[in-house]
RNA sequence: AACUUUAUAUGGCAAAAUUCUCCGAAAGGAAAUGACGCAAAGCCAUGGAUCUACAGUCUCAGUUUUUGGGACCAGGAUAGCCAGGUUGCAGCC
Numbered sequence: 001a002a003c004u005u006u007a008u009a010u011g012g013c014a015a016a017a018u019u020c021u022c023c024g025a026a027a028g029g030a031a032a033u034g035a036c037g038c039a040a041a042g043c044c045a046u047g048g049a050u051c052u053a054c055a056g057u058c059u060c061a062g063u064u065u066u067u068g069g070g071a072c073c074a075g076g077a078u079a080g081c082c083a084g085g086u087u088g089c090a091g092c093c
Base pairs, nucleotide, nucleotide: 005090012038013037017033018032019031021030022029023028036080042086043085044084046083047082048081049078050077051076054075056072057071058070059069060068061067
């Protein structure tokens, strides 16, 4: 240097839960506490998967202002669901 991921972690990240504070229609995210785990649990929604349904389309009821219910649907979300891309830490034999 390359390959690789069995061991190590001065350090790094932080699940559930709580706060019910902030953003969001929601899913979800941010922050604080926390410590289940993680060698990419760093970054990127490209493919699959899952969650949500504001807007939109269709439909039903009332109504003729529009309101309420239902169905479909990502321009939304998850990188700690799986692939893929990309950068990087450590390193015994």
The RNA shown here (c-di-GMP-I riboswitch aptamer) has 93 nucleotides and comes from Paenibacillus typhae. Model confidence (mean pLDDT): 78 of 100. Taxonomically the source falls in Paenibacillus (Bacteria, Bacilli, Caryophanales, Paenibacillaceae).